[in-house]
RNA sequence: GUCGAGCGAGAAAGAGGGGUUCGCCUCUCGAGUAAAGCGGCAGACGGGUGAGUAACACGUGAGUAAUCUGCCCCUGAAUCUGGGAUAACAGCUCGAAAGGGUUGCUAAUACCGGGUAAGCCCCCGCGGUGCGAACCGAGUGGGGAGAAGGAGGGGAGCCUUCGGGCCCUUCCGUUCAGGGAUGAGCUCGCGUCCCAUUAGGUAGUUGGUGAGGUAACGGCUCACCAAGCCCGUGAUGGGUAGCUGGUCUGAGAGGGCGAUCAGCCACACUGGAACUGAGACACGGUCCAGACUCCUACGGGAGGCAGCAGUGGGGAAUCUUGCGCAAUGGACGAAAGUCUGACGCAGCCAUGCCGCGUGGGCGACGAAGGCCUUCGGGUUGUAAAGCCCUGUUCGGUGGGACGAAGGGCCUGUGGAGUAACUGCCAUGGGAAUGACGGUACCAUCGAAGGAAGCACCGGCUAACUCCGUGCCAGCAGCCGCGGCAAUACGGAGGGUGCAAGCGUUGUUCGGAAUCACUGGGCGUAAAGCGCGUGUAGGCUGUUACGAAAGUUGGGUGUGAAAGCCCUCGGCUUAACCGAGGAAUUGCGCCCAAAACUACGCAACUGGAGUACGGGAGAGGGACGUGGAAUUCCUGGUGUAGAGGUGAAAUUCGUAGAUAUCAGGAGGAACACCUGUGGCGAAGGCGACGUCCUGGACCGAUACUGACGCUGAGACGCGAAAGCGUGGGGAGCAAACAGGAUUAGAUACCCUGGUAGUCCACGCCGUAAACGAUGGGUACUAGAUGCUGCGGGAGAGACCCCUGCGGUGUCGGAGCAAACGCGUUAAGUACCCCGCCUGGGGAGUACGGCCGCAAGGUUAAAACUCAAAGGAAUUGACGGGGGCCCGCACAAGCGGUGGAGUAUGUGGUUUAAUUCGAAGCAACGCGCAGAACCUUACCUGGGCUUGACAUCCUUCGAACCUGUCAGAGAUGAUGGGGUGCCCUUCGGGGAGCGAAGAGACAGGUGCUGCAUGGCUGUCGUCAGCUCGUGUCGUGAGAUGUUGGGUUAAGUCCCGCAACGAGCGCAACCCUUGUCCUUAGUUACCAUCCUUUAGUGGGGGACUCUAAGGAGACUGCCGGUGUCAAACCGGAGGAAGGUGGGGAUGACUUCAAGUCCUCAUGGCCCUUAUGUCCAGGGCUACACACGUACUACAAUGGUCGAUACAAAGGGCUGCGAGACCGCGAGGUGGAGCGAAUCCCAAAAAGUCGGCCUCAGUUCAGAUUGGAGUCUGCAACUCGACUCCAUGAAGUCGGAAUCGCUAGUAAUCGCGGAUCAUCAUGCCGCGGUGAAUACGUUCCCGGGCCUUGUACACACCGCCCGUCACACCAUGGGAGUUGUUCGGACCCGAAGUCGGUGGGCCAACCGUAAGGAGGCAGCCGCCCACGGAUCGAAUAGCGACUGGGGUGAAGUCGUAACAAGGUA
Repeated sequence: GUCGAGCGAGAAAGAGGGGUUCGCCUCUCGAGUAAAGCGGCAGACGGGUGAGUAACACGUGAGUAAUCUGCCCCUGAAUCUGGGAUAACAGCUCGAAAGGGUUGCUAAUACCGGGUAAGCCCCCGCGGUGCGAACCGAGUGGGGAGAAGGAGGGGAGCCUUCGGGCCCUUCCGUUCAGGGAUGAGCUCGCGUCCCAUUAGGUAGUUGGUGAGGUAACGGCUCACCAAGCCCGUGAUGGGUAGCUGGUCUGAGAGGGCGAUCAGCCACACUGGAACUGAGACACGGUCCAGACUCCUACGGGAGGCAGCAGUGGGGAAUCUUGCGCAAUGGACGAAAGUCUGACGCAGCCAUGCCGCGUGGGCGACGAAGGCCUUCGGGUUGUAAAGCCCUGUUCGGUGGGACGAAGGGCCUGUGGAGUAACUGCCAUGGGAAUGACGGUACCAUCGAAGGAAGCACCGGCUAACUCCGUGCCAGCAGCCGCGGCAAUACGGAGGGUGCAAGCGUUGUUCGGAAUCACUGGGCGUAAAGCGCGUGUAGGCUGUUACGAAAGUUGGGUGUGAAAGCCCUCGGCUUAACCGAGGAAUUGCGCCCAAAACUACGCAACUGGAGUACGGGAGAGGGACGUGGAAUUCCUGGUGUAGAGGUGAAAUUCGUAGAUAUCAGGAGGAACACCUGUGGCGAAGGCGACGUCCUGGACCGAUACUGACGCUGAGACGCGAAAGCGUGGGGAGCAAACAGGAUUAGAUACCCUGGUAGUCCACGCCGUAAACGAUGGGUACUAGAUGCUGCGGGAGAGACCCCUGCGGUGUCGGAGCAAACGCGUUAAGUACCCCGCCUGGGGAGUACGGCCGCAAGGUUAAAACUCAAAGGAAUUGACGGGGGCCCGCACAAGCGGUGGAGUAUGUGGUUUAAUUCGAAGCAACGCGCAGAACCUUACCUGGGCUUGACAUCCUUCGAACCUGUCAGAGAUGAUGGGGUGCCCUUCGGGGAGCGAAGAGACAGGUGCUGCAUGGCUGUCGUCAGCUCGUGUCGUGAGAUGUUGGGUUAAGUCCCGCAACGAGCGCAACCCUUGUCCUUAGUUACCAUCCUUUAGUGGGGGACUCUAAGGAGACUGCCGGUGUCAAACCGGAGGAAGGUGGGGAUGACUUCAAGUCCUCAUGGCCCUUAUGUCCAGGGCUACACACGUACUACAAUGGUCGAUACAAAGGGCUGCGAGACCGCGAGGUGGAGCGAAUCCCAAAAAGUCGGCCUCAGUUCAGAUUGGAGUCUGCAACUCGACUCCAUGAAGUCGGAAUCGCUAGUAAUCGCGGAUCAUCAUGCCGCGGUGAAUACGUUCCCGGGCCUUGUACACACCGCCCGUCACACCAUGGGAGUUGUUCGGACCCGAAGUCGGUGGGCCAACCGUAAGGAGGCAGCCGCCCACGGAUCGAAUAGCGACUGGGGUGAAGUCGUAACAAGGUA
């Protein structure tokens, strides 16, 4: 929960009737109903959850001859006869309640006794089967255990209280027995996660005998006996976990997971326990203990959503307190039926899968708007609008399902059976039954009307622009974006991808051959144990036979269903669902085969081994012996040093060192021989002799007969250093001391020096213990050395040919990322072992083991990074190498750095001192010239379409010339004056000016790190590349390297290269010689002439300026590769590019310049534009660069006198003349210049003076006076004269230029320019010295080498310290959790015991007995207590190291020979 068809009892409300004292009483219905009780069955199913469990829990396959099974089905036999109670109920009573207590009554399919026994069970004997324990069968004998009634129908007979009973029959039950089905229990094989930093575990433990217990086997339990049992094929312990069908992924093999659905298990608040029952140790039962919640009258009680909804809490997060039993299923019932949050439906959530829509067609050389723009346009885009349609969905209206059939009911028909009926079986008709739901679906009307988002757009990866921002804000899966032009941030436009979804996050598999079974590796990238002996294990030569474990084939059972796959079918399609098939790779059983493996037996000799004969060897151990050398000691000789170093010092020495001679002592090591020679497993082994001893090799026969290989653990050996005990100690030498070096020097160097090094014994057990290469076997081209032993030939140890073993080099195939390896493999295969899996943390922590210690061995994690690494390539670099250049050094000459001045810069100052340039390669640079201007700066005053350009409108011609104010810009106000072209005479146009409006101008504002152009620099260095070919997987190489040579990648030769380009050279200019032509302004030899080439004249010369010639290693000799070339010579004006110039490869330096110019972007727009005045760029304690002038006698000064070149000149050069001391002035001849002028060249030469001094040197500074230019010389010009006369007597460290017409020295001119030159650019005059040479400094070129560099050595990079943060180890302890040992207590309960309490059934002449109940005792035992221990986790003062962190400190360890490899 259900059953009244098991049983007793049995209301009320309400309705109706009667009576009434109006309070009520009574009858009928309600109703034999509700509710409760006794009894039966079901509550062990269904539903939920995954805590526990690593286990026979699960999966799979077997077994049960060791078992049970209610309800269900079949079969057989029965269902006879008695008895005593008890609940409900009633009375009394306790309690707040929950709940009781007591007295009395009563029934049964409740309980109990007796009878019967086909069969069943037990005992005894028999037969069969089986290997056996044992099982099966039949018979006889003995013993034992059973039952309950209820309902419908019938009518012949009997009884009756007249209700019915007996009887007959049917059905439902009950009892015994047998069988089936289903379900369950138990057992076994195999499979089933991680940790060995868990290696030993176990006392009921393992087995036996006996007993108990169970449905049943069994240490399941107990007594006794034995000492076993499990474990490296992983026991025990710890961690984690429900298992499976399946599911996700994957080509598969695998890997992850175990939601929904299905099978099994476990659990039900936590722990323990049993009762009932067929079944439970029981989710919605019981008892006890505990925690929690609730009620309470404080005495006591109640409860268990991991059922369905729902609530709270937690959380990133997960639904309705819905409808219905209509269907399916279940429980009960004879049935109707009742119950059923199982289930069927609905609700919520885009959570997933599937389907559909948000409209379709036409529609522009393309609307508007947006965005972009090179301003032309492009794009959004047929997109929209507009026109014409459609109606899925949506809204309105109307219709409207399938799912329902069975059972029962009403009503028929037929059949079997019965004496007959009911019932039973079969088959018709009818009525009724729908939660979903007025839902699906259908019809019709309306209406494009209501319906698109999300992510992304740097590469991976489909998709691009603008704006904003400016290492900020932010993005980011990885690489990485963002510091003023961001396709990477944010927004926008556009685009791309998906789409009712799209992204993000998390997780799993894949890619990942990145744990490699399929399918990886270990020389150098991570990875071969330091080496051996050997256990288990793995693997194992040849032949024959056997059996058949593996193996192979066939058959068979199983491999649940669902799922996956195939075919067909049902919902409009699909998702979804149904049917059939396939598959289920596995396991069991049977049969067969015999090649291979394993096994058994028999044999073989090739692998392996033994015996015999030889020779080689630093193989090992022990005991002796020897010489050289160092040191020390003794003695001799001898004297002042020795020693040591880059140089020194410490040190030793006059107390006699060093040196040298002789003698002695002692310890250690063994020169030459000695050799990529030998031996050994490795470490390792080196004088000689003796003894003991191991191994390998060669030769020839005989024997054993697979005895072999490898080898986890294990055991042994094992350099140096180190440790312990005892010796020894010459030399060497950590530590230490001193001396040096150095910024420092706890180092490198030096002087000393102790452990130690040596011996004996014992530890340690590690090394770059390396061939960075484990061992074994077989196979696969060679060449050439060394070494050991043989063979042939030969007189012969030599040579030659050949065999075996060892040890090297080169090399083919093959392998390899490359380097390389290559019969001694890193090749080809097989067998066995060890090891690896990104870098750091870390070979560290903790734990274990070992050790005397030092320490070793085994060996993590957190955290952190986007790499770490190998080999090779190209560069760059090196205190690497080789070769070679350059005024690079050296050799010289002259300077700078010191002085004064000039000039530039820094700094400082300032209102401003405008800006740029910054090692070489900024600094007399931009500036070839700042008083105003320039000018960009500052102060002040003005302007705003602007000082300048274009366009528009209006007016006026333009223009010339005054006055006033003002610092000026500017403003105000006058005078003069009208032109040119066209004209329809109105006007229009060009040009100029003024006013106005905007478009715009303007910017020396920013960015040279957005750019063009130009320039500097390496460097006038000799280099830089390409095509084709070849080599290499590739980067790349080759060519371009090599041998010579050159100034040169210049040329020659060689060469897997052959060619070519840009550079070099040459072509160009100039200069040096000659020739030709031409002679004016140039020239003048000859002739005339003049003061004068002045005038004639000349065309010779010089010169001018055009064109030519000449020089090419052409010639000779030598050297050299018969080369290129070099050396020498001849000739020549010039000789080996004659001198000079112009000319600057590929690149580098984000070199310089936005202030020459141009230009993108940004910024300003009554100002960052523009005009003006004044100031500033000229400042001045200082510092630096570059120059000038000097310091003097090779000079200064005075006088006289000679010789250039190249230039310039009309707003110009300006002669002669005159004036001035002079600058200059006056003046103006000549000249647009081979004509005239600037213009005097100077040094030089000749002569005089000065005589070594701050001077007759030097000239700064200052005073005065002037000249010139200019609007103007105050700030701030140049020059002149007079006066003044400073520093300075050749310059520290350091540093620059120059190799010949050069340096040095002397003057001249020009540009700029009104004026201003010590600067710059040119010109000529005079005119040297030196170069041995390439070691060194600097720069460069080529080759090679190393590299941890590539922003390329101004690189990279290490450690301590300081600071911040993070994780972690230790830590006195402290707090939990889990487990274990021994112990205490011991609830409930089963079991056992007990007899003094109690008791209806049976026995019993009644006393009692049998049996039972309660009580008590005992065993076991949960919780609890207390103690010890183990494990694990958290916290912990303090402490250890580690990691990370733009710009901290100290040093310089490593990378190059890294400066000490």

The prediction has a mean pLDDT of 85. Predicted 3D model of a 1461-nucleotide RNA (small-subunit ribosomal RNA) from a metagenome.